[in-house]
Model confidence (mean pLDDT): 84 of 100. The part of an RNA shown here (small-subunit ribosomal RNA, 3' major domain) has 465 nucleotides and comes from an uncultured bacterium. Rfam family: Bacterial small subunit ribosomal RNA.
Context: one part of a larger RNA
C1' cells in the first nucleotide's frame, strides 16, 4: 500500500423493521438434478444456473439415435485431361426404393456478343472443400455481476534512502470526489450530474381519415423550473426546514446511459479466431425414432380452495399500446360451439382485428368438498398442415381427482407502486399458463438503524498478499 476482523466512528439501500400480497402444502405448466433409454443432443450450476440460450422441437429445426446411401461431396476458387447439336440449369413418364439416390425413355431450353467465342453443365483427377469434433486455461467481440455503488486515476511541485504518501485527509453538506470553507499543493482526466428520449402544463404553426363553429386529436417548432420569491435555521458560505405563486417544484416521474477493474467467471453451439484432432469419415443426403420417457427432488409460473364468491340473465358503461396484402377478414347466412359459407372494406386516424375485463343492475346457490375447485379419463365434432399414433391447439357431451390457506424456511413491493382486471405483439402454416409490451380499478405501512444482508468513507490490528 491492499485484504481481512464474532475492532471502532460516520453514512446509505425494500438490507432490516412496519404493511400488503404471496412462494414453502394441492393439481398442473414450464426448466433443471437424478433415473431410464439405440438416443432421450448440448451448454448454463451460489448470489450472477435451472418459463435461461429457445422470440414458438409432430417432418423440418437437429447437433442425438437406428437403419438406408454418398466421397471434389449440400457450399466457394482453381487447375488438367475428356465428353457434349459447346443447346444442357428444368419439366414429365417407366422401373427399384421407405426416401435419398440409381437406371431407362421423352420434352422444353438461357445471358453477353456484329462475329470469332465466353459463361453456366456432366465425367475422372488433383488443388483445395466440409466439421453445431475438443480446447471460452490460447483469443477477438459481446454479456453477466460487485453496482447507478462513488469511486479509479493522472501531470507538474513538495514529503520519503525506498515501497509510497500527499493532492482525494479534515470540517460542513449532498443522491453524488455534489458543492462550500480550511489545508504543500495546484490543476487535470475517466466517472457523477447536464446534454438526449417518453410522460405531465401553456403557447404558436400546419392538418387528413378524427370533430363538423371555435375545441379535442396528431405532427412539428417553442416556452415554463432556476431554491427565481418570502420567513427561519446555519461560519450568515454551501445547504437544510416552512410557506406563496404555480400544470409540475427543490433531482417532478420514468427510460436510455454502468469508471478503473474483480470473478483464468459465460459463450470456440450466434460469429471470428490460434492451436489440436476427423478427412469412403467426426464430413454430407434421407427414412424413421429421439430432444416429449418417469420411483423421486429442485426453481420458476399457472390455476385453486370460494359468499368483498360461484352461475344466469340484462347484455347496461368506459381504454390504451399495437397488428394487418400469397394479410386483416365486416355484413348476412348454417353450426349448442369450437367453426364453415361469404366475400364488403382496408397497402390504413380512413376499412379490419376490436363487442375489452374486472365494473354495473336483476335473479339463483346458503357455507356444503357444494351450483367452490376445475385435474384425469370416454365418446363425438372443429382447425392449420403432405403428415397430428409416437407429439398441436380448439369446441361439445360425459366424467369429476388433490385441495377447506399450506411445516422449518423464503420472494416481491414505497404510489399510480403492491394487489386485481383485461387487451396487444414478437416468434409462427399450427400451437404461450412464457416473455416484451399497454392501458382499467386502485391500497396499507415505514417508530426507527440495535439487528440480518450488501455498499461507501476515516480510523486501529494483523503472523496474510
Nucleotide at each position: 500500500u491492499g485484504a481481512c476482523g464474532g475492532g471502532g466512528a460516520c453514512c446509505c439501500g425494500c438490507a432490516c423493521a412496519a404493511c400488503c400480497a404471496g412462494g414453502g402444502g394441492a393439481g398442473c405448466a414450464u426448466g433443471u438434478g437424478g433415473u431410464u433409454u439405440a438416443a432421450u443432443u448440448u451448454g448454463a450450476u451460489a448470489c450472477g444456473a435451472a418459463g435461461c440460450g429457445a422470440u414458438g422441437g409432430a417432418c423440418c429445426u437437429u447437433a442425438c439415435c437406428u437403419g438406408g446411401g454418398u466421397u471434389u461431396g449440400a457450399c466457394a476458387u482453381c487447375c488438367u485431361a475428356g465428353c457434349g447439336u459447346u443447346c444442357u440449369a428444368c419439366c414429365c413418364c417407366c422401373g427399384a426404393g421407405a426416401a435419398a439416390u440409381c437406371g431407362g425413355g421423352g420434352g422444353a431450353a438461357u445471358c453477353c456478343g456484329c462475329a470469332a467465342g465466353g459463361a453456366g453443365g456432366c465425367u475422372a483427377g488433383g488443388a483445395a472443400a466440409g466439421c453445431u469434433g475438443c480446447u471460452g486455461c490460447a483469443u477477438g467481440g459481446c454479456u453477466g455481476u460487485c453496482g447507478u455503488c462513488a469511486g479509479c486515476u493522472c501531470g507538474u511541485g513538495c514529503c520519503g534512502u525506498g515501497a509510497g504518501g500527499u493532492g482525494u485527509u479534515c470540517c460542513c453538506u449532498u443522491a453524488a470526489g455534489u458543492g462550500g470553507g480550511g489545508a504543500a499543493a495546484c490543476g487535470a482526466g475517466c466517472g457523477c450530474a447536464a446534454c438526449c428520449c417518453c410522460c405531465g402544463c401553456c403557447c404558436g404553426a400546419u392538418g387528413u381519415u378524427a370533430a363538423a363553429u371555435g375545441u379535442u386529436c396528431a405532427u412539428c417548432g417553442g416556452g415554463g423550473a432556476c431554491u427565481g420569491c418570502c420567513c427561519c435555521g446555519g461560519u450568515c458560505u454551501a445547504c437544510g426546514g416552512g410557506g406563496a405563486g404555480g400544470a409540475a417544484g427543490g433531482a417532478g416521474g420514468g427510460g436510455a446511459u454502468g469508471a478503473c477493474g474483480u470473478c483464468a467467471a459465460g459463450u470456440c453451439a450466434g460469429c471470428a479466431c490460434g492451436g489440436u484432432g476427423c478427412u469412403u469419415a467426426u464430413g454430407c443426403c434421407c427414412a424413421g425414432g429421439g430432444c416429449c420417457a418417469c420411483a423421486c427432488a429442485c426453481a420458476u409460473c399457472c390455476u385453486a380452495c370460494a359468499a368483498u364468491g360461484g352461475c344466469g340473465a340484462a347484455g347496461a358503461a368506459c381504454a390504451g399500446c399495437g397488428g394487418g396484402u400469397u394479410g386483416c377478414g365486416a355484413a348476412g347466412c348454417c353450426g349448442c360451439a369450437a367453426g364453415g359459407c361469404g366475400g364488403a372494406g382496408c397497402u390504413a386516424a380512413u376499412c379490419c382485428c376490436u363487442g375489452a375485463a374486472a365494473u354495473u343492475u336483476c335473479g339463483c346457490c346458503u357455507c356444503a368438498g357444494u351450483u367452490c375447485a376445475g385435474a384425469u379419463u370416454g365418446c363425438c365434432g372443429g382447425c392449420u398442415g403432405a403428415a397430428a399414433c409416437c407429439c398441436g391447439c380448439c369446441g361439445g357431451c360425459a366424467u369429476g381427482a388433490a385441495g377447506u390457506c399450506g411445516g422449518a424456511c423464503u420472494u416481491g413491493g414505497u404510489a399510480g407502486u403492491a394487489a386485481u382486471c383485461g387487451c396487444g405483439g414478437a416468434u409462427c402454416a399450427g400451437c404461450a399458463g412464457g416473455c416484451c409490451g399497454c392501458g382499467g380499478u386502485g391500497a396499507a405501512u415505514a417508530c426507527g438503524u440495535u439487528c440480518u444482508c450488501g455498499g461507501g468513507u476515516c480510523u486501529u490490528g494483523u503472523a496474510c498478499a